[in-house]
Molecule: transfer RNA
Organism: bacterium
RNA sequence: GGCCUUAUCGUCUAGUGGUUUAGGACGCCACUCUCUCACAGUGGUAACAUGGGUUCAAAUCCCAUUAAGGCCA
Repeated sequence: GGCCUUAUCGUCUAGUGGUUUAGGACGCCACUCUCUCACAGUGGUAACAUGGGUUCAAAUCCCAUUAAGGCCA
C1' cells in the first nucleotide's frame, strides 16, 4: 500500500427492512426477607462507533471516516 471481518446498556450477548418502546444474563440501585451480611424474590437502571445516502419505514442495506483484528505484498 491492497483486500477482508468486526463495532449494540458498565461487561457478555440476541436481534439480517416493519407489533421492537432494541430483548436476555451478569452488574448497579431501591424494596421485601434476615438480628446483620449473604442467598432468594419483586421493581428499576442503562446501549445501536461517527457522518452521510437509499427507503413510506434502517441496529439491519449502501458510501466515507474512526477504532480493533486478520490475509497478501